A computed fold for a 474-nucleotide part of an RNA from an uncultured organism, annotated as small-subunit ribosomal RNA, 3' major domain.
Its Rfam family is "Bacterial small subunit ribosomal RNA". Its family is annotated with ribosome and structural constituent of ribosome in the Gene Ontology.
The coordinates come from a structure-prediction model, not an experiment, and the mean pLDDT is 83.
RNAcentral holds the full RNA, with entries from ENA and SILVA.
[in-house]
Context: one part of a larger RNA
RNA sequence: UGACGGGGGCCCGCACAAGCGGUGGAGCAUGUGGUUUAAUUCGAUGCAACGCGAAGAACCUUACCUGGGCUUGAACUGUAGGUGGCGUAUCCUGAAAGGGAUAUUCUCUUCGGAGCACCUAUAGAGGUGCUGCAUGGCUGUCGUCAGCUCGUGCCGUGAGGUGUUGGGUUAAGUCCCGCAACGAGCGCAACCCCUGUUCCUAGUUGCCAGCAUUUAAGGUGGGAACUCUAGGGAGACUGCCCCGGACAACGGGGAGGAAGGUGGGGAUGACGUCAAGUCAUCAUGGCCCUUACGUCCAGGGCUACACACGUGCUACAAUGGCCGGUACAACGGGAAGCAAAGCUGCAAAGUGGAGCGGAUCCCUUAAAACCGGUCUCAGUUCGGAUUGUAGUCUGCAACUCGACUGCAUGAAGUCGGAAUCGCUAGUAAUCGCGGAUCAGCAUGCCGCGGUGAUACGUUCCCGGGCCUUGUACA
Numbered sequence: 001u002g003a004c005g006g007g008g009g010c011c012c013g014c015a016c017a018a019g020c021g022g023u024g025g026a027g028c029a030u031g032u033g034g035u036u037u038a039a040u041u042c043g044a045u046g047c048a049a050c051g052c053g054a055a056g057a058a059c060c061u062u063a064c065c066u067g068g069g070c071u072u073g074a075a076c077u078g079u080a081g082g083u084g085g086c087g088u089a090u091c092c093u094g095a096a097a098g099g100g101a102u103a104u105u106c107u108c109u110u111c112g113g114a115g116c117a118c119c120u121a122u123a124g125a126g127g128u129g130c131u132g133c134a135u136g137g138c139u140g141u142c143g144u145c146a147g148c149u150c151g152u153g154c155c156g157u158g159a160g161g162u163g164u165u166g167g168g169u170u171a172a173g174u175c176c177c178g179c180a181a182c183g184a185g186c187g188c189a190a191c192c193c194c195u196g197u198u199c200c201u202a203g204u205u206g207c208c209a210g211c212a213u214u215u216a217a218g219g220u221g222g223g224a225a226c227u228c229u230a231g232g233g234a235g236a237c238u239g240c241c242c243c244g245g246a247c248a249a250c251g252g253g254g255a256g257g258a259a260g261g262u263g264g265g266g267a268u269g270a271c272g273u274c275a276a277g278u279c280a281u282c283a284u285g286g287c288c289c290u291u292a293c294g295u296c297c298a299g300g301g302c303u304a305c306a307c308a309c310g311u312g313c314u315a316c317a318a319u320g321g322c323c324g325g326u327a328c329a330a331c332g333g334g335a336a337g338c339a340a341a342g343c344u345g346c347a348a349a350g351u352g353g354a355g356c357g358g359a360u361c362c363c364u365u366a367a368a369a370c371c372g373g374u375c376u377c378a379g380u381u382c383g384g385a386u387u388g389u390a391g392u393c394u395g396c397a398a399c400u401c402g403a404c405u406g407c408a409u410g411a412a413g414u415c416g417g418a419a420u421c422g423c424u425a426g427u428a429a430u431c432g433c434g435g436a437u438c439a440g441c442a443u444g445c446c447g448c449g450g451u452g453a454u455a456c457g458u459u460c461c462c463g464g465g466c467c468u469u470g471u472a473c474a
Stems, first nucleotide, its partner, number of pairs: 001474002003471003007468007015458002019423005026314008034305002042053002064300007077123008087104007106115003126289002129287003135283002137278003140274001142272001147186006153162003166177003192266004197234007207223002211221003237260001240254005316416001320375007332363003337356002342351003382413001387408007429451007
């Protein structure tokens, strides 16, 4: 100087407490461990691995296994020699890859050759092989915590200290005051984006107050007000008032205001820590393989299953289930695409093809909610696993191993031990909708809107910041 303390002081955080809803029990989905296997490819492992890489494993992907092939190779560059093709069509063999055969058959040319393709040889290719403890880059975490440093000066033999400590204050090393310090940098804040109010500009595909018309649909004439769209301004700064405070910073209350003291949310992550993660995104040193650890193909595997754990979904019902009727969104996506009306089917879906590169058309009826009816507390009209069967769709192909639909079947489950998680406002909870990936395939992920709660405090647990103290630790 740090680190540590079941030392002290001050302070903060859904850290505790006060609550709401879960997990841990059940079934299923998914990831992992383990086991099994020819293979169940590899990586990630306390927080910070485990719905993670994977925004989507039937083939492909695919890196794994078995088997069948190739050896200058599937893709790339050069050199030397040789050949004239490439492509297309057909046939034989084969699981395919591959191998073989037949037909057709190069371009330019200054006739030297050049281009391209193939064969041979060679230099080299290739490797998701190893090392993340050789690395770059990128990322996680402490932590959006308020810290981390420098120049000059001063103090100290020196390591170093001071500044950065102290009194207040703040979300903040934020600001004020004081001070052997005076300044400065990276962080904080602000500048950026979305959202909340208003004004101006603009008025189609969007809108419809007043007027007219109408087949009753803003449909039409028209309007530019309103909603909205999307560009530009205004607005919030403790600016004003009162009180407290040290006449400060600031704090408490109030007015006005759509919004008040950082309005709400996002992006933004200091010096560093963990030899943290990644050689399988990529790049790359070294090592290793070179008729194989490279490469092509078929089939299988990554989907196994006594078991254990994580993350979720659906429930156990009456604030509910079922049936009928009636409302109200937002974000998005659409051409090898989204697909309407109509018709067929109980349905999945089929047919059909209007319209739309889309404020115009489509996906697209939002659901919870509301109204009426029914069920009456039961393993049930709860719950839907499992299984049988008949189908639909995608795709060369749904056996291993897809999703969905109808009928039948109707399991566990009556609110969950010890323990443990999330959350303070349009949040939790609950309800549906969209998108990426994608031929097909989400209960995952990323977004969107609808309905919409409960909370006195800082003794204690956990983590963190500052000061101080002890130390046989570095």